[in-house]
RNAcentral holds the sequence, with entries from SILVA. This is a predicted structure of a 1480-nucleotide RNA (small-subunit ribosomal RNA) from a metagenome.
RNA sequence: AGGGUUUGAUCCUGGCUCAGAAUGAACGUUGGCGGCGUGGAUUAGGCAUGCAAGUCGUGCGGAAAGGCUCCUUCGGGAGUACUCGAGCGGCGAAAGGGAGAGUAACGCGUGGAUAUCUACCCCCUGGACUGGGACAGCGGCGGGAAACUGCCGGUAAUACCAGAUAAUGUCUGCGGACCAAAGGUGUGAUUCCGCCGGGGGAUGAGUCCGCGUCCUAUUAGCUAGUUGGUGGGGUAAUGGCCUACCAAGGCAAAGAUGGGUACCGGGUGUGAGAGCAUGGCCCGGCUCACUGGGACUGAGACACUGCCCAGACACCUACGGGUGGCUGCAGUCGAGAAUCUUCGGCAAUGGGCGAAAGCCUGACCGAGCGACGCCGCGUGCGGGAUGAAGGCCUUCGGGUUGUAAACCGCUGUCAGAGGGGAGGAAAUGCAUGAGGGUUCUCUCUCAUGCUUGACCUAUCCUCAGAGGAAGUACGGGCUAACUACGUGCCAGCAGCCGCGGUAAUACGUAGGGUGCAAGCGUUAAUCGGAAUUACUGGGCGUAAAGCGUGCGCAGGCGGUUUGGUAAGUCAGAUGUGAAAUCCCCGGGCUCAACCUGGGAACUGCACUUGAGACUGUCAAGCUGGAGUUUGGCAGAGGGGGGUGGAAUUCCACGUGUAGCAGUGAAAUGCGUAGAGAUGUGGAGGAACACCGAUGGCGAAGGCAGCCCCCUGGGCCAAUACUGACGCUCAUGCACGAAAGCGUGGGGAGCAAACAGGAUUAGAUACCCUGGUAGUCCACGCCCUAAACGAUGUCAACUAGGUGUUGGGAGGGUUAAACCUUUUAGUGCCGUAGCUAACGCGUGAAGUUGACCGCCUGGGGAGUACGGCCGCAAGGCUAAAACUCAAAGGAAUUGACGGGGACCCGCACAAGCGGUGGAUGAUGUGGAUUAAUUCGAUGCAACGCGAAAAACCUUACCUACCCUUGACAUGUCAGGAAUCCUGGAGAGAUUCGGGAGUGCUCGCAAGAGAACCUGAACACAGGUGCUGCAUGGCUGUCGUCAGCUCGUGUCGUGAGAUGUUGGGUUAAGUCCCGCAACGAGCGCAACCCUUGUCAUUAAUUGCCAUCAUUGAGUUGGGCACUUUAAUGAGACUGCCGGUGACAAACCGGAGGAAGGUGGGGAUGACGUCAAGUCCUCAUGGCCCUUAUGGGUAGGGCUUCACACGUCAUACAAUGGUCGGUCUAGAGGGUUGCCAACCCGCGAGGGGGAGCCAAUCUCAGAAAGCCGAUCGUAGUCCGGAUCGCAGUCUGCAACUCGACUGCGUGAAGUCGGAAUCGCUAGUAAUCGCGGAUCAGCAUGUCGCGGUGAAUACGUUCCCGGGUCUUGUACACACCGCCCGUCACACCAUGGGAGCGGGUUCUGCCAGAAGUAGUUAGCCUAACCGCAAGGAGGGCGAUUACCACGGCAGGGUUCGUGACUGGGGUGAAGUCGUAACAAGGUA
Repeated sequence: AGGGUUUGAUCCUGGCUCAGAAUGAACGUUGGCGGCGUGGAUUAGGCAUGCAAGUCGUGCGGAAAGGCUCCUUCGGGAGUACUCGAGCGGCGAAAGGGAGAGUAACGCGUGGAUAUCUACCCCCUGGACUGGGACAGCGGCGGGAAACUGCCGGUAAUACCAGAUAAUGUCUGCGGACCAAAGGUGUGAUUCCGCCGGGGGAUGAGUCCGCGUCCUAUUAGCUAGUUGGUGGGGUAAUGGCCUACCAAGGCAAAGAUGGGUACCGGGUGUGAGAGCAUGGCCCGGCUCACUGGGACUGAGACACUGCCCAGACACCUACGGGUGGCUGCAGUCGAGAAUCUUCGGCAAUGGGCGAAAGCCUGACCGAGCGACGCCGCGUGCGGGAUGAAGGCCUUCGGGUUGUAAACCGCUGUCAGAGGGGAGGAAAUGCAUGAGGGUUCUCUCUCAUGCUUGACCUAUCCUCAGAGGAAGUACGGGCUAACUACGUGCCAGCAGCCGCGGUAAUACGUAGGGUGCAAGCGUUAAUCGGAAUUACUGGGCGUAAAGCGUGCGCAGGCGGUUUGGUAAGUCAGAUGUGAAAUCCCCGGGCUCAACCUGGGAACUGCACUUGAGACUGUCAAGCUGGAGUUUGGCAGAGGGGGGUGGAAUUCCACGUGUAGCAGUGAAAUGCGUAGAGAUGUGGAGGAACACCGAUGGCGAAGGCAGCCCCCUGGGCCAAUACUGACGCUCAUGCACGAAAGCGUGGGGAGCAAACAGGAUUAGAUACCCUGGUAGUCCACGCCCUAAACGAUGUCAACUAGGUGUUGGGAGGGUUAAACCUUUUAGUGCCGUAGCUAACGCGUGAAGUUGACCGCCUGGGGAGUACGGCCGCAAGGCUAAAACUCAAAGGAAUUGACGGGGACCCGCACAAGCGGUGGAUGAUGUGGAUUAAUUCGAUGCAACGCGAAAAACCUUACCUACCCUUGACAUGUCAGGAAUCCUGGAGAGAUUCGGGAGUGCUCGCAAGAGAACCUGAACACAGGUGCUGCAUGGCUGUCGUCAGCUCGUGUCGUGAGAUGUUGGGUUAAGUCCCGCAACGAGCGCAACCCUUGUCAUUAAUUGCCAUCAUUGAGUUGGGCACUUUAAUGAGACUGCCGGUGACAAACCGGAGGAAGGUGGGGAUGACGUCAAGUCCUCAUGGCCCUUAUGGGUAGGGCUUCACACGUCAUACAAUGGUCGGUCUAGAGGGUUGCCAACCCGCGAGGGGGAGCCAAUCUCAGAAAGCCGAUCGUAGUCCGGAUCGCAGUCUGCAACUCGACUGCGUGAAGUCGGAAUCGCUAGUAAUCGCGGAUCAGCAUGUCGCGGUGAAUACGUUCCCGGGUCUUGUACACACCGCCCGUCACACCAUGGGAGCGGGUUCUGCCAGAAGUAGUUAGCCUAACCGCAAGGAGGGCGAUUACCACGGCAGGGUUCGUGACUGGGGUGAAGUCGUAACAAGGUA
């Protein structure tokens, strides 16, 4: 410090997500030791049990218990005060400890203030005299289950009361009045501890104030003790704190009131900081103590382990009544993802009481449990290569685990065993000694000795032995780390993107690897990254975002000069900012964590001194901002009134006749009752052609014939005046298109709704014919628009150029035009700059300032609820749950368009001939079957693989057989191989017989090679699967003209340029131009063939001349033809024209051939996961007595049907018969086969010739000549069937071809639709080859005869280039919208129902306090007494908790039914949007 993720790619915007740190954590898994911390976050839920606040006998009466002494009837009794239960009394119990429910508050923080109190402590001062009456305990008698309690009797005090004394205290009318005490210990004492009044201090507490302190305005008004005053009361003390009266105030947009949430701070986490989040442990403050209320006592409480009352809960009960409060320490139940021992000790620190010893102390100190956190240590170290074994992978060579192990040597931390051993301890007390005070068995100080450790060690020594001690997560990218197997969109993973559908580095396992390590991962929540709420530090033309526009109060901001002031501001000083924490420097635990000393810091607040620039404020000025005045100017600015012509429609009349209107085409409609057309007249409403214009005016909406009246604003010029009067503007007010609403008019045209006609699959639309609201006017509402420049208002500054509107000045003109300049508008281009880009660019989106509004991912949603407005429609304000990882902007390259421009192609058109109808052949689909083997499936599968299925082929089916195999290599054994032959069987096969031994080496024995047989194992074999794992080959776009690269340049970038443009071409062919210059693969050419000529050559070819024959037959010749080799020729080379002086095109000449001469081969980058694992090769998977191999038979040849491709026809341009002319290219020895003979024929016999320019297949056919048929299902057509044959073959049944005779089906030119072809082509005619034993209507070739047409590029199809739009990029066979149906989810409404909370009114009124009261009771004082004073109980009044009734507000849950919303591989209906998306 950034990374991943929107796209085909890019830049931007923007969200989501990751890496970091951190936690009182939990969960999974694993776990050796120690130190220091830390541990009920949830139910402020309920609690068994024990403990957590007592102490003082030196305050008191005393003696229940224990000790001691004495006595004893042995039951006990007496004494003592060592000690002490209970009681009276004092102090403490208000601290310490716990919790965070409540509280949004002077509660807390910070800084001030004072009208106050303060037990114990310290200092100072004064005092402590004289009396009195009780009550507990105790004793006696009772009640009660208990808790407890009643009556009587007697008793002490540092308990209580009275009197005296009384100021420096309190009150005061200033005369005066009032207020106290206690003693104890000790023989005693000027000892010590206490007591009372007063003053001061310290400590602690109370109260008040300034400032700060969460969310919500979908909470906007709140308030009657409310705000203030006076009197009174109350308190320690101020105060409406309380009360009576008076006044009517007080708070609030700088957020009152209400609602929600929450203890606050020091700090803690994070962060560069600013911030954000948080408040567990520790410290300070507050609040609470079962819930609610209340007071008492006291220095202090409205009191955690006190009291009273009410309530809920729990327990005891004899049912009458009682008791209790763990949010103390442990512990228990419950709830929960989750949080410990019913431990030890007062040794230390601290607290209470005490004179003290001491007692108490779950505060505290320690230990225990938990890896909960932080820190430290260990699990060994060195050597060790045959790189062991095993594992895993493998290209089978090896690699890796890996110096890792084994093995050798060494060490000894921790744990274990044995033994030693600091420190936390200093006080107190006791004893002794010394010194001071002193009468002392007294006391103070000092010294010495003794005494006190819960926890246990830290640490040291010795022993043994590598011995006891490693896991966890991850490995597709982000993000360090890869292979194999299993699985097969399953199981699963996943933080985001995303993996998994048979070769998964992403699932599971293994091997190896990476990270961290006694831990490691996961989850949750926090900060960071996130400049993603932007103070530091963002934005608003198109990404989210400028209010529709103006006016304007509050608010914010504000020109210039001088003087004052000192609120802001700046500087210094002072106080405070607790400690701890953080930071720095030291110190202590072996280090560290941790602990500790000092410093700094705590960015704050307050007070004070100073400064006087700037801001504020006060005063006085100025004129530049702003405004006023004078004179002009332009204008659809606004309101009202009047008026004009054209047109439409309607009405009346005339002329006139059959149509009009409407559309893509029609129909509805109108018209013979006279339309439309035309003429005249009239009525009525609405709108204003031309002018008219990126012209004008207005704040915006908006404003248009002409005239008049009223009226707002603007601009220009020149003067004078006012003197900052200004800018912006939350709330507010006004205006605000169209549509819509209300009332009343008006209504020509147009026209939602509606009706009809069309269109269509449908057509609730587009088109047509009608047509009502409405549109118009007046008045009143509505208040929204893509209300747009998608650009808030104001001000200043910053190059120009060129139009245009209004005004001014100068020049010019008779007047104009025009030129220069200035100012206010309004356009275009453009510099700098800005911008993601597009673009903006003095009218900014540039550079700045002021103020307002608005935005913070998409959807849900501008929706719900609430509120306000509205007559309604609806508007304004405005969420959440849930859901997605995107949504979006600009630009780029493609692709696409029922976008545009240009161009090409048998693409259309123009022609010729076909297909589609018939019969047959063949292939396919489908069906069938034991099997009908498999593949190919739009063009680009379908006479295709297959250039030949009777067996074989053959892969399929049935049956019968074989198992190292039909085939390859290796090992062993035997045998040569081979040939002949018999039996069984459908055959494979099996059982026999016979003949027979070779080659090389070696004298031989024998060995070897090849072949055959047998055996065992490695292996063979597979037309089994995957063409979506592949190679190779092929098809297709397409023989279309394209596809790219290097360097340079432009652009943030994807990319662009080049390759675009102007011409031209068959062509990215060439030329010209150009920020491009070059180059490559394609095009063309080079190759083959054909067309002309030449040269060479001349057999089997040829024959002009000569001779010869039946015949180029023979001699001869090689001129010609031909053959086959080499050359020539054609290049827009020449001429003319056009063109740009180019490229090129047009025409012409010459030429056999002319503009690529014809044909072929040749197929760029790529596309279709196109085709092929069944040609071949090959990864992986699968089978292995079978998915391999052999044999026989069957099947691939089936047949209601459908399609493709062909053959033959339907006839006279023909059929049949007879005669007759002329090819080319091929094949041939397992072959072609002549002559001749036989057969009607297929064919048979025959055998000459030929390994081929020699022989042969081999008669070419159409054509031509002649004859016949005469338009008919025929002398057309030949299917089908019968009979008889031929040939091939082991074999023609399933299932061959052919021949002869007979039979003679459909078919009379073919619907919609559709195919081929542009010249030696189509059409037509025959011939040959491959395959092949045989089988050709297929296919590949060959020649014969031989046309028609092309105006042209509008349209269909395909393609190319440029451009444009795009929401497409799997690329239009794209994308995508809404209803309906189904499932799930959250949510609104909802008759209601239930709960919480709060308000108002009323009822009620416990305990308590205060007031009143004389019913009852009454020790201290007064009084001789009666009685009184005073007090208590009771009663009552006021206040008030719980409770009750009624009605509101608010909130939560639930609810039949219902509304929309979201999500969900393959549902339904349509096609709305994206291209002109087919109606922009």

The coordinates come from a structure-prediction model, not an experiment, and the mean pLDDT is 85.